Notes:
RNAcentral holds the full RNA, with entries from ENA. The part of an RNA shown here (small-subunit ribosomal RNA, central domain) has 348 nucleotides and comes from an uncultured bacterium. Its Rfam family is "Bacterial small subunit ribosomal RNA". The prediction has a mean pLDDT of 89.
Context: one part of a larger RNA
RNA sequence: UUGGGCGUAAAGCGCGCGCAGGUGGUUUAAUAAGUCUGAUGUGAAAGCCCACGGCUCAACCGUGGAGGGUCAUUGGAAACUGUUAAACUUGAGUUUGGCAGAGAAAAGUGGAAUUCCUAGUGUAGCGGUGAAAUGCGUAGAGAUUAGGAGGAACACCGAUGGCGAAGGCGGCUUUUUGGGUCGAAACUGACGCUCAUGCACGAAAGCGUGGGGAGCAAACAGGAUUAGAUACCCUGGUAGUCCACGCCCUAAACGAUGUCUACUAGUUGUCGGGUCUUAAUUGACUUGGUAACGCAGCUAACGCGUGAAGUAGGCCGCCUGGGGAGUACGGUCGCAAGAUUAAAACUC
Numbered sequence: 001u002u003g004g005g006c007g008u009a010a011a012g013c014g015c016g017c018g019c020a021g022g023u024g025g026u027u028u029a030a031u032a033a034g035u036c037u038g039a040u041g042u043g044a045a046a047g048c049c050c051a052c053g054g055c056u057c058a059a060c061c062g063u064g065g066a067g068g069g070u071c072a073u074u075g076g077a078a079a080c081u082g083u084u085a086a087a088c089u090u091g092a093g094u095u096u097g098g099c100a101g102a103g104a105a106a107a108g109u110g111g112a113a114u115u116c117c118u119a120g121u122g123u124a125g126c127g128g129u130g131a132a133a134u135g136c137g138u139a140g141a142g143a144u145u146a147g148g149a150g151g152a153a154c155a156c157c158g159a160u161g162g163c164g165a166a167g168g169c170g171g172c173u174u175u176u177u178g179g180g181u182c183g184a185a186a187c188u189g190a191c192g193c194u195c196a197u198g199c200a201c202g203a204a205a206g207c208g209u210g211g212g213g214a215g216c217a218a219a220c221a222g223g224a225u226u227a228g229a230u231a232c233c234c235u236g237g238u239a240g241u242c243c244a245c246g247c248c249c250u251a252a253a254c255g256a257u258g259u260c261u262a263c264u265a266g267u268u269g270u271c272g273g274g275u276c277u278u279a280a281u282u283g284a285c286u287u288g289g290u291a292a293c294g295c296a297g298c299u300a301a302c303g304c305g306u307g308a309a310g311u312a313g314g315c316c317g318c319c320u321g322g323g324g325a326g327u328a329c330g331g332u333c334g335c336a337a338g339a340u341u342a343a344a345a346c347u348c
Base pairs, nucleotide, nucleotide: 003320004319005318006317007302008301012316014201016199017198021194022193023192025088026087027086028085029084030083031082033081034080035077036076037075038074039073040072041071042069049065050064051063052062053061054060091191092188093187094186095185096183097182098181099180103177104176105175106174107173108172109171110154115149116148117147118146119145120144121143125136126135162169163168206247207246208245209244210243211242215241216240220236221235222234223233258315259314260313261312262311263310266293267292268291269290270289271288272287273286274285275284276283297304298303321348322347323346330341331340332339333338
C1' cells in the first nucleotide's frame, strides 16, 4: 500500500497468442441490478459533539438535542452504467484486384578466397615483430603453373534502404508457406482493446546423441615482453564455431521508452502503393513505413516533439534509500551448467 512514479535518478515482463477478469462505438424501446430520492422500522444505555443546568471553578455529574448505516421493507425517478429486445456502420473483419520485401522452411546449385594433396618450373630462404625468437625449409620450403579434395562464408549491389512480434534475416534457382500495404466496390454487423494464470517463439555461450571439421579459436604448449607476465604481441592448437534431432531460456534481449485508441503547427530526405500532372520519379495531393530538424506543450536537465517523453482514456507489468542480494532457505523447472520465484539478521 493513500499517493507519487517507471528514456538517463528505483521502476516497462525479451517478444507474441490468448481463457478468466477489467474495459468498450451509434440509435430506439423495455427493465430497474447499480445510481438518485420519499416514507416506515431499526441503529440499547454509557461515550463522542452541541445547548442548558448541579457540586464555590474544573475534572466529574444531570437533563435535552443532534449525529451515526455498504441496514431492512416499501413508494417513486430513468439521464448514466448494467441487462433484454430490435436496428445502424464510422471500430474490427471477410471477399476481390494490384504491389514491395535479406519474413520462414526444405531441396538443389554457383563463383572468388583460405587450407590441404598430387605433378611441373625453380633455389635459399620463408614466416613473424616495435625488435626478435619459437615455427616452416636443401628429405627442396616460400614463389609460380596445372589438376584435385573438403568445409565454411557469400565481395560488388548495400543504403540514414527493406522484411519480421521480438530474437533476428543477405550469392542464385525451385517448391511450400506467414504477415503487411494500397485501390475500388460488395458483404458481416461491435464480432473490439487489454490480459493475471497458461501456451508458443526466443542471439550468443553451454549440454546430450550422431555426423562434419577448411578457416578461426576459449583451454593448453612454446617464443617474446617484463621486476614478475598465469596477460596484451608472435608460432602452434583442442573443445567450439557447421549439420540433424533433443535440451537450455539468459543478454546493454536497448528506442535502456508495455500495448491499444483519439486529439494537438510545420519543414526536409528516403522506401512501398494510389490519383491527377509533366518531355522527365518532374510536380501536386493522398496513404502506409523509415530518418533528420522544429512550434506549442512537456522535462530536474539532457532532450522528446503527429512514430511524443505533448493532451486524454482503457488494460497489464513494475518501483518505494545504499549495502547485505538478485544472495540464503524452500518451491518449480533442468541431464548438468544453472534458470525462476525470493527474504532476513546485520550495517551505513